[in-house]
Context: one part of a larger RNA
RNA sequence: CCCGCAGCAGGACGAAAAGACCCCGUGGACCUUUACUGCAGCCUAAUACUGUGUUUCUGUGACUCAUGCGUAGGAUAGGUGGGAGGCGUUGAUCUCGUGGUUCCGGCUACGAGGGAGCCAACGGUGAAAUACCACUCUUGAGUCAUGGGAAUUCUAACCUGGCCUUUGUACGGCUGGGAACACUGUUAGGCGGGCAGUUUGGCUGGGGCGGCUUCCUCCCAAAGAGUAACGGAGGAGCACAAAGGUUAGCUCAGUACGGUUGGCAAUCGUACGUGGAGUGCAAGAGCAUAAGCUAGCUUAACUGCGAGACUGAUCAGUCGAGCAGACGCGAAAGCGGGUUCUAGUGAUCCGGUGGUUCCAAGUGGACGGGCCAUCGCUCAACAGAUAAAAGGUACCCCGGGGAUAACAGGCUGAUCUCCCCCAAGAGUCCCUAUCGACGGGGAGGUUUGGCACCUCGAUGUCGGCUCAUCGCAUCCUGGAGCUGGAGAAGGUUCCAAGGGUAUGGCUGUUCGCCAUUUAAAGCGGUACGCGAGCUGGGUUUAAACCGUCGUGAGACAGGUUGGUCUCUAUCCGCUGUGGG
Numbered sequence: 001c002c003c004g005c006a007g008c009a010g011g012a013c014g015a016a017a018a019g020a021c022c023c024c025g026u027g028g029a030c031c032u033u034u035a036c037u038g039c040a041g042c043c044u045a046a047u048a049c050u051g052u053g054u055u056u057c058u059g060u061g062a063c064u065c066a067u068g069c070g071u072a073g074g075a076u077a078g079g080u081g082g083g084a085g086g087c088g089u090u091g092a093u094c095u096c097g098u099g100g101u102u103c104c105g106g107c108u109a110c111g112a113g114g115g116a117g118c119c120a121a122c123g124g125u126g127a128a129a130u131a132c133c134a135c136u137c138u139u140g141a142g143u144c145a146u147g148g149g150a151a152u153u154c155u156a157a158c159c160u161g162g163c164c165u166u167u168g169u170a171c172g173g174c175u176g177g178g179a180a181c182a183c184u185g186u187u188a189g190g191c192g193g194g195c196a197g198u199u200u201g202g203c204u205g206g207g208g209c210g211g212c213u214u215c216c217u218c219c220c221a222a223a224g225a226g227u228a229a230c231g232g233a234g235g236a237g238c239a240c241a242a243a244g245g246u247u248a249g250c251u252c253a254g255u256a257c258g259g260u261u262g263g264c265a266a267u268c269g270u271a272c273g274u275g276g277a278g279u280g281c282a283a284g285a286g287c288a289u290a291a292g293c294u295a296g297c298u299u300a301a302c303u304g305c306g307a308g309a310c311u312g313a314u315c316a317g318u319c320g321a322g323c324a325g326a327c328g329c330g331a332a333a334g335c336g337g338g339u340u341c342u343a344g345u346g347a348u349c350c351g352g353u354g355g356u357u358c359c360a361a362g363u364g365g366a367c368g369g370g371c372c373a374u375c376g377c378u379c380a381a382c383a384g385a386u387a388a389a390a391g392g393u394a395c396c397c398c399g400g401g402g403a404u405a406a407c408a409g410g411c412u413g414a415u416c417u418c419c420c421c422c423a424a425g426a427g428u429c430c431c432u433a434u435c436g437a438c439g440g441g442g443a444g445g446u447u448u449g450g451c452a453c454c455u456c457g458a459u460g461u462c463g464g465c466u467c468a469u470c471g472c473a474u475c476c477u478g479g480a481g482c483u484g485g486a487g488a489a490g491g492u493u494c495c496a497a498g499g500g501u502a503u504g505g506c507u508g509u510u511c512g513c514c515a516u517u518u519a520a521a522g523c524g525g526u527a528c529g530c531g532a533g534c535u536g537g538g539u540u541u542a543a544a545c546c547g548u549c550g551u552g553a554g555a556c557a558g559g560u561u562g563g564u565c566u567c568u569a570u571c572c573g574c575u576g577u578g579g580g
Stems, first nucleotide, its partner, number of pairs: 001580008010572003014567002022401004027397002029393004035198005041191008051154001053152014068137001078136005085119003094113009158178007201213003210230001214236006237382001238280001239339002244298007252276001254272005278287002281344001283342003302325004308319003314383001327336003350376007358369002408455001409453001410451003414448001416444006425435002462537001463535003467529001468526005475500003478495006502516005543561004547556003
């Protein structure tokens, strides 16, 4: 050097399983509920099946009868019309009794007595006789008819027990019970996770929680326009009939000086005064020839249009001279199609209202529609999926992602550990024996982080056991300097990694505390070394209990008990051994 054999498991990000954690999908499935919308089911009502009688309540109609009191006035005048007479031995005025009504004075019904009159036109009153007749109103009584409600009775629908019949339910027969209810159909209202179908947004230095989502102003923005971030600051979701138009006029804030009450500051005067004032509202840009402040007259905060531009993916948005009509102000030239400008907002569908010389299913109309004007959305997730929608999953599933988190690695090094500079001060005196404020500069890559670069068709995660190996910023042992080193024991610094560097109690613990030793009981790296070496106590599935939260399904870096750790070694590596 070549080839074996027996072994060990450090590596081949070893094998196995298109990661179960995490995120994503306008994926799924179950589960929950005061999510949405339905469906069973239940309740209630009406109606049909569904009939009889009685009582009672109530509505309507017809007939008869009664009823009606402001004041004035014989007195209890409902209204209107006709009307000069009407009633009476078929028993009037009047008297008595009984009943009804009432504003207490009458009205009215019946019975008895009695035996010939009683009432009306007149004076008063807005209106004249209940003298008489007709119609009618208010309120009430009676009768009849009819509608409805309630209670109750019946039996023949209907339901049902028993017996007979029958092999046998059923049908039928007999006999009881219930009964027009119940059952059932239809219609309507309600309750309705019992069941079903679904929804439950996006951005995001992972996701969730929080915040945001449209529009306006400034910076970022790199002197045209435009320009991002969960960059830095603020505003809007209106207001105004004058705060609009026009004509005419005026000039602010402040300061100084003067001046009654009057003061730092009120109103008055003088001077200076480019705007520091004011502008309905944020900011910016404007504005004194004023766009700021007043007064007069007014409605252009008009109708039909619009050359041409700006902006812009689209939809939209913005400016606009001029023409026609009819106006306002101004002597006129002229100005005026809202407001100094830039925010003050919402597409389409659907529907309402007013108008209209449009269409009108054979024709005429109409219904309905079109067109013009206008109204109804915090459709604010603001280019608006529907008229209409929340949650749980550790019982979970699928498709994907290292486009994106948790482990490890990487980059970084704020934080961390260590070192250094300066030296105020402490150290009796004396900065530097020792300690070292306020600050400054580094190293390392063991902490907590930031980033999200390999890995989600899988890189097994804490601690222990076993076995280690390296660094030195050295715990012991060795050699030195300084000392605020007398000696001994120390302090601090330098050199040094050869070797060494504990056993127990508690806890899953690493760590830590405690006990007792030791020369010492070092700090770190090695995928927080080591699970194809072991363990499996913790964390981190499915079961279950408690506390807390939640209506609930369930949830909890809260606690608690339980809970499958696979692999026969091909190559590299290593150990032992044999042959050539």